Overview: Model confidence (mean pLDDT): 84 of 100. This is a predicted structure of a 115-nucleotide RNA (Guanidine-I riboswitch aptamer) from Cyanobacteria bacterium UBA5018. The sequence was found by an Rfam model in a public genome assembly. Rfam family: Guanidine-I riboswitch aptamer. Rfam's curators write: This family represents a conserved RNA structure found upstream of the ykkC and yxkD genes in Bacillus subtilis and related genes in other bacteria.
[in-house]
This record gives sequence, C1' cells and structure tokens, in this order.
RNA sequence: GGAAAUGAAUCCUAGGGUUCCGGUUUUUUGGUGAUUGCAAUCACCAAUAAAUGCCUGGUCCGAGAGGAAGCAGCCGGCUUUGCCGGUGACACGGAGGGAUAAAAACCCGGGAGGC
Repeated sequence: GGAAAUGAAUCCUAGGGUUCCGGUUUUUUGGUGAUUGCAAUCACCAAUAAAUGCCUGGUCCGAGAGGAAGCAGCCGGCUUUGCCGGUGACACGGAGGGAUAAAAACCCGGGAGGC
C1' cells in the first nucleotide's frame, strides 16, 4: 500500500410510527333525565362522521454493532451409529434513498467513510 471473510434462524427489548382497536375533541341523529306551558337549552348514554400519535396503551414494525436461550461450525476426550467438555470472538459510522398505513436503531448496510 492492497484484498477477502466474519453462519442461519427463534423469542424479547431499546426504539418507531398510526392501518385496525381503544382514548380524547368535535359534527349529526336517536334515547333518557333536568329547567319549562310549549319551544328551546343543558347533562348523560348510544350510534354516526371527522380530527388528533406533543394519546400512557392493545394490535403492528423492530436491531450486524441491544438482551436471552440454544443450534450449526471448530477443537479436545471417551465406554464412538453417539455422548461429554471447551469455543461459538470483535464491532466507530454519516448523509441520502427504499418498503409498508406509517415511521424507526427496519432494509440498502459489518455499505461510503474512519480506526
């Protein structure tokens, strides 16, 4: 100075938004009750339509560099169609783009770059 490799899944979490559910606010309609002679107004409940994720939530997405338990692989031993033990490491990082309803620490990506 240069190159390559660094296994595949599972469950969970940090984090993430808003399809659906729920929450909140408002519209309209209906019901019940209060004031009242009626009308009207107000309160509560239900349905309906819309807004809201600076709504804790449920569903949902979710880590290479977060967690858990294993497995594969590799090494050794043995009483060897297997069993037991060991190992299963390390890991700084944009901008930009992409998917989905949407966003993200998801994917591009152990990428560019840096050490």